[in-house]
Molecule: RNase P RNA; transfer RNA
Organism: Pontixanthobacter sp.
RNA sequence: CCAGGGGGCCGGGCAGCCGCGUUGCGCUUUCGCGUACCGAGGAAAGUCCGGGCUCCACGAAACAAGGGUGGCGGGUAACGCCCGCCGUGGGCAACCAUAGGGACAGUGCCACAGAGAGCAGACCGCCGUUUUCAACGGUAAGGGUGAAAGGGUGCGGUAAGAGCGCACCGCGCAGCCGGUAACGGCAGCGGCAUGGUAAACCCCACCCGGAGCAAGGCCAAAUAGGGGCGGCGCGCCAAUGGCUUCAGCCAAUGGCAGAUGCGUUUCGCAUCGACCGCCCGGGUUGGCUGCUUGAGCGGCGGAGCGAUCCGCCGCCUAGAGGAAUGGCUGCCCCUGCAGGGCCGGUGCGUCAUGCGUAUACCGCCUGCGGGACAGAACCCGGCUUACAGGCUCCCUGGCAUC
RNA sequence: CGGGACGUGGCGCAGUCCGGUAGCGCACUACACUGGGGGUGUAGGGGCCGUAGGUUCGAAUCCUAUCGUCCCGACCA
Repeated sequence: CCAGGGGGCCGGGCAGCCGCGUUGCGCUUUCGCGUACCGAGGAAAGUCCGGGCUCCACGAAACAAGGGUGGCGGGUAACGCCCGCCGUGGGCAACCAUAGGGACAGUGCCACAGAGAGCAGACCGCCGUUUUCAACGGUAAGGGUGAAAGGGUGCGGUAAGAGCGCACCGCGCAGCCGGUAACGGCAGCGGCAUGGUAAACCCCACCCGGAGCAAGGCCAAAUAGGGGCGGCGCGCCAAUGGCUUCAGCCAAUGGCAGAUGCGUUUCGCAUCGACCGCCCGGGUUGGCUGCUUGAGCGGCGGAGCGAUCCGCCGCCUAGAGGAAUGGCUGCCCCUGCAGGGCCGGUGCGUCAUGCGUAUACCGCCUGCGGGACAGAACCCGGCUUACAGGCUCCCUGGCAUC
Repeated sequence: CGGGACGUGGCGCAGUCCGGUAGCGCACUACACUGGGGGUGUAGGGGCCGUAGGUUCGAAUCCUAUCGUCCCGACCA
């Protein structure tokens, strides 16, 4: 210098003017005005996973049903995420991809083609015999079909063949060694005996209640404080307080009976007193809260290969109603196109340190354009997808020079 | 903001669960019957299943990502 691989970061800057929103303060009867601070993202997105929080269900453990995950070890609040390692495939390499448990637990499927498709199989061919234009038997080396034809290559062997025998490779089995493990290595045995598909049912191991801030809580306004269906445990006694039209009503406490629930079992516990659920009809389109200090961000030090963890110091950074965070001008930055000029560097032509050449490239000057994807709405950790352009670090291969 | 469903000829739909030649009705084209239209009959064309990737011998169907369309959800009593 050329070609390539892997991370990390940014994603316009400065100034002036105008504008938008929340909050605080001041002024104002109100409408509003002034002023100060602050005001989107790496994905705020898709809503694909995992949590926090809230309500509902829920006594606990085991089991059932349904869903999910799937090499091994570690990280984490948790994960289907991340890190490290292993296996397989690709690449000369850096490195990349990987839904990567089980197909001798069982079941299903393998269309068409083909002789034969899952307890294999003789269509052609080859070999043998006979009754020789053919039939029968042997044969899986060769041909043909197919995604797939029951180990591969070579030598021997045979009528022709065949793990029939042998060597190597592959596969399976048990052993030793290394490793926490996945797995790897070594020598041995088995002649190979039951292919593929589990992002088909299924088996094994592990994990999982449901809904979501329009969750939920408080206050206010309004109405026909309504109707229908279903469930149903619709109590008694005592004393206290309040209201009272002195008959009673309401609130809360205790006791006794009762009913119901905890799917089942065991141990026992909880709840209840008139409400609950669904539908139709009616009313309102208000306020406060949840709400942003959090598995938070930055710096330094330490442990670890790493993900990550620990310690110390510092910082506060939108909370919001269909909902603000923008626009113009100037300069600068990056970039595309067109034009200019051999002034600088390089290339080319020429005998030429000179000259020419931009219808050679870069720098330079001028003009016209362009600068992405996208936008908080309860909050975090991930993944995935979209994204003009730029910065930076490490690594690999090749060429040249020293 | 949250939750759910669906994309298959021009239109409306089936097939997707459990993978094996993509179908039905209307519409369209040609011909016949008719003087012409309508109608009827016969014959025919038109889709690679929203898009992309994966699993598989094989994908509309299974898995993942993405695009689009539609529906539901406020509070009080």